[in-house]
Context: one part of a larger RNA
RNA sequence: CUGGGCGUAAAGCGUGCGUAGGCGGUUCUGCGAGUUGGAUGUGAAAGCCCUGGGCUCAACCUGGGAAUGGCAUUCAAGACUGUGGGGCUGGAGUUUGGUAGAGGGUAGUGGAAUUCCCGGUGUAGCGGUGAAAUGCGUAGAUAUCGGGAGGAACACCCAUGGCCGAAGGCAGCUACCUGGGCCAAAACUGACGCUGAGGCACGAAAGCGUGGGGAGCAAACAGGAUUAGAUACCCUGGUAGUCCACGCGGUAAACGAUGAGAACUUGACGUCGGACGGUUCGCCGAUCGGUGUCGGAGCUAACGCAUUAAGUUCUCCGCCUGGGGAGUACGGCCGCAAGGUUGAAACUC
Repeated sequence: CUGGGCGUAAAGCGUGCGUAGGCGGUUCUGCGAGUUGGAUGUGAAAGCCCUGGGCUCAACCUGGGAAUGGCAUUCAAGACUGUGGGGCUGGAGUUUGGUAGAGGGUAGUGGAAUUCCCGGUGUAGCGGUGAAAUGCGUAGAUAUCGGGAGGAACACCCAUGGCCGAAGGCAGCUACCUGGGCCAAAACUGACGCUGAGGCACGAAAGCGUGGGGAGCAAACAGGAUUAGAUACCCUGGUAGUCCACGCGGUAAACGAUGAGAACUUGACGUCGGACGGUUCGCCGAUCGGUGUCGGAGCUAACGCAUUAAGUUCUCCGCCUGGGGAGUACGGCCGCAAGGUUGAAACUC
């Protein structure tokens, strides 16, 4: 240097944008750097290898040849890579017209329910459990009717596989601002592309800082039970928190445990969005994009995957190399802290 892998055995960064780098459609042409061929020089000798000779053989000695990663100069070739120039439209993108959607942000607004407060009716219980008790209630509770306050979440629609978003995630309704996707037909740009070490941004929940808010729920905590005990499971309470604004944190079984892009490879049945043709308006047919189920070849250790590949190939990145020690120690970087990130060794099996 080559050779193996990453759904579940060790292994895909949580996700995107993008710098360097790597890789890159089609055609004509210049150059000739890479590349290929020839020549010349060099690549000391000895040794190794091949083939002769000399010591009786051999070791040993000796002649010739070959070999010597290569390097330099020069001549030539011009396919491929590269580079300069000109063109192309299939990749990529722009414009126009439509279209679906819980995509994001801000403001406003609605009803049901829980809780609390006020008032009416009303009387002895309520609540809770396996059974109880703590708890609440004659200072009038629970129940019920009327009024009010406040916070949080949005029943039905709703889907058992649905939609959107890069991922995290996203659900009452209305308005405004705003991102992306898909479809159709034309026009335009003319390779502008793919990936992406560093970098930057986003990133559930819990957590942290400051200031608000606080109905319900509820770590911690208290009490009641249970139990041998019960620092639990069950019950009654209950504070952080959950909510809002701004800032920090940067982790998850951040999962499809499956990186991104491109091409190719039998099928069947659903479902969502578009445009087209036909229609007896029930729907049918072909098509583009998404999302599912089942299965064929092929693949796989098996399970299974199977045009949304884990099949057949190409490009680029990340990662793995026995278990424990250990995602620990030390150091660096980041953080207010909690901690995060990078990440060993001794020893041991």

The part of an RNA shown here (small-subunit ribosomal RNA, central domain) has 349 nucleotides and comes from an uncultured bacterium.
The full RNA is in RNAcentral, with records from ENA.
The coordinates come from a structure-prediction model, not an experiment, and the mean pLDDT is 86.